Predicted 3D model of a 166-nucleotide RNA (FMN riboswitch aptamer (RFN element)) from an uncultured Verrucomicrobiota bacterium.
The coordinates come from a structure-prediction model, not an experiment, and the mean pLDDT is 83.
[in-house]
RNA sequence: AGCGAUCUUCGGGGCCGGGUGAUCUGGUGCGGCAACGCACUGGAAAUUCCCGACCGGCGGUGCAGCCCGCGACUCCCUUCGCAAGAGGGGACCGAGACAGUCACCCCGCUGAAACAGGCGGGCCAUCUGUCGCCGACCGUACAGUCGGGAUGAAAUGAAGAUUGCG
Numbered sequence: 001a002g003c004g005a006u007c008u009u010c011g012g013g014g015c016c017g018g019g020u021g022a023u024c025u026g027g028u029g030c031g032g033c034a035a036c037g038c039a040c041u042g043g044a045a046a047u048u049c050c051c052g053a054c055c056g057g058c059g060g061u062g063c064a065g066c067c068c069g070c071g072a073c074u075c076c077c078u079u080c081g082c083a084a085g086a087g088g089g090g091a092c093c094g095a096g097a098c099a100g101u102c103a104c105c106c107c108g109c110u111g112a113a114a115c116a117g118g119c120g121g122g123c124c125a126u127c128u129g130u131c132g133c134c135g136a137c138c139g140u141a142c143a144g145u146c147g148g149g150a151u152g153a154a155a156u157g158a159a160g161a162u163u164g165c166g
Base pairs, nucleotide, nucleotide: 002165003164004163005162006161007160008159009158010157015052017051018050019049023044024043025042026041027040028039029038030037031036053145054144055135056134057070058069059068060067062102065133066132074091075090076089077088078087079086080085096131097130098129099128100127105122106121107120108119109118110117137148138147139146
C1' cells in the first nucleotide's frame, strides 16, 4: 500500500410569469312564513388545471434523472418484543431516441526485428446538436416544484479518527 474491526461527522434540487375559475362571499331585485332558491352585479380564490418556466441522491462505466447497479418512498411477506419499537426477505417499484465527432480498444499496412511513430479500416460516448420522456405516499381545486410524516431514515455513499493484521 492493502485488508478487517469499532466509532464520529456529512449525506437532495426545483414556479418572483400569464390564463381559467371549482368553491366561498358582499350588494340589489324577485319568489318564499322560514330555511333557501333564482336573476343581475362586484370581491376573493389552483406554485395542483391550461400555457410557459424550473429541478435531478450515490457507485460504476469516458463527464449519465431516463445504460448497469445501490439507496429512498410505496406495496407484499416475515422474525423478535407485553408494548413502544427494532430487524430480515421480496416486488411485474419511473423515463431515450436520432444525427455528428473523437478518446480507448481491435485489425491491416508501414516500420529490418521489438517498442514508439505514421497511414488506412472497424467499434464505441455519459461529449456536441436536435427532438422527446420520467418523477412515492397523505393533505388540498387534480401537485416532481406547496404543506406534511421528515430537526426522521439512508447508499457497493463521502470525509475522518482509533485499533489489529501486514